Two RNAs folded together computationally: RNase P RNA and transfer RNA, 422 nucleotides in total. The coordinates come from a structure-prediction model, not an experiment, and the mean pLDDT is 77. Rfam match: Bacterial RNase P class A. By type it is a ribozyme.
[in-house]
């Protein structure tokens, strides 16, 4: 310098004006409303994201259920750790890819059982089609044979030798597999040694299933409270009554009025944002993370607020995208800019 | 905001222990008819919404994603 790899930060910037949202103060104030509450004025500081998204997991919170336990159903699945919890994260083991830095893996069990393996092929879990060898009553039949051919994703551990009628773990060395032991490691596992000759013969558990661990259900439109209205209940008053019809009388129409309780519609309040919170530093730990100290308060709407204009600057018109109870993750979308560690190749010293 | 379901031929739908994707209507051609319709015969048309994984093999099993529909005040 080029190519690559891993991780992190930012998400156009600054100023002015106008607009929008809730909050605080003026204010125990003004106007509206029966009330709860709402509206308006002035001033002040504040006001979206790394994914706010998908709603795929986990937890808090709330209501319902519940003595306790089990079945069913669901999820997870190498080992150890982190955490409130997780299907997440960190560190390791084994396997796969890459020259390498590094990346990826739903990675328990088909010697518990059951199921399935289309087509092709002689045969698909059991078998002799061709071939090879032997025999006979020889266009063929019988027996032996899995070394060779052919079919298939998969056909009796591989390869070399011995052996044989031809062959075959039938036997031997090496490799693979299985079992046992020793050593190291918390463990997964690794190294070494010994044994089995492998008919304990294939694959599939993102097939049923087995084993181990975990899970009660629903979700803030959860739910709690206040409460006009309209059904309703009780008590009292009243038929010479009561209410409406502009004040009175007549007439006409209706059956009510008051209080208390229940109820919970329109509406309102709470839940609602101070929280497993954020920032800085020190300490412990390889790390995820934890402990301690100091500092900070940082949207809370309910038809739903972030935008527009102007000026200057740039990498020059700036991507993906807009909170709705909150938090920890995962996944997906994303114009670009900057920083750091490492690898490979080339060049120079 | 929360929750559930679907996507297969031009249209409406089937398709289960994973093994060559079907039906009705529509379309094309032929026959019948003077002609049309009806009827009969034959035929074409599909990467099962998209991408990836598991498996020898995926419409089907698993994950992600896109679109559509429905329920909860």
């Nucleotide at each position: 310098u080029a190519a690559g790899u891993a991780g992190g930060a930012c998400a156009a910037a600054u100023g002015a004006u106008c607009g929008c949202g809730g909050c605080u103060g003026c204010a125990g104030g003004g106007c509206c409303g029966a009330a709860a509450g709402g509206c308006a004025g002035c001033a002040g500081a504040c006001g979206a994201g790394g994914a706010a998204a998908g709603u795929c997991c986990g937890g808090g919170c709330u209501u319902c259920g519940c003595a306790g336990g089990g079945c069913a159903g669901g999820a997870u699945g190498c080992c150890g750790g982190a955490u409130a919890a997780c299907g997440u994260c960190c560190g390791g083991u084994g396997g796969a890819g890459g020259u390498g830095a590094c990346u990826c893996c739903a990675a328990g069990g088909c010697c518990a059982g059951u199921g399935c393996a289309a087509c092709a092929g002689a045969a698909a879990u059991a078998u002799a089609c061709c071939g090879c060898c032997g025999g006979c009553g020889c266009a063929g039949c019988c027996g032996g044979u899995a070394a060779g051919g052919g079919u298939g994703g998969a056909a009796a551990g591989g390869c070399a030798g011995u052996g044989u009628a031809a062959g075959a773990g039938a036997c031997u060395a090496c490799c693979g597999c299985c079992c046992c032991g020793u050593u190291g490691g918390u463990a997964a596992c690794a190294a070494c040694g010994g044994g089995g000759g492998c008919a304990c013969a294939u694959g599939u558990a993102a097939a049923c299933c087995c084993c181990a661990u975990c899970c009660g259900a629903a979700g803030c439109a959860a739910g709690a409270c206040c409460g006009a209205a309209u059904a309703g209940a009780a008590a009292g008053c009243a038929a010479u009554a009561c209410a409406g019809u502009u004040g009175c009388c007549c007439g006409c129409u209706g059956u009510g009025c008051u209080u208390u309780c229940a109820g919970g519609u329109g509406g309102g309040u709470c839940g609602c944002u101070c929280g497993a919170g954020c920032c800085u530093g020190u300490c412990g730990g390889u790390a995820a993370c934890g402990a301690c100290a100091g500092g900070c308060c940082u949207a809370g709407a309910u038809a739903g607020a972030u935008g527009a204009u102007c000026a200057u600057u740039c990498a020059a018109c700036g991507a993906c995208a807009u909170a709705a109870c909150c938090c920890g993750g995962c996944u997906u979308a994303u114009c670009g800019u900057c920083c750091u560690g490492c690898u490979u190749a080339c060049u120079u010293u | 905001g929360c929750u559930g379901a679907a996507a297969u031929a031009g249209c409406u739908c089937a398709g289960u222990u994973g093994g060559u994707a079907g039906a009705g209507c529509a379309c094309u051609u032929c026959a019948c008819u003077c002609g049309u319709a009806a009827u009969g015969a034959a035929g074409g048309g599909g990467u099962c919404g998209u991408c990836g994984g598991u498996u020898c093999a995926a419409a089907u099993c698993c994950g992600a994603u896109u679109u559509u529909c429905a329920g909860c005040u």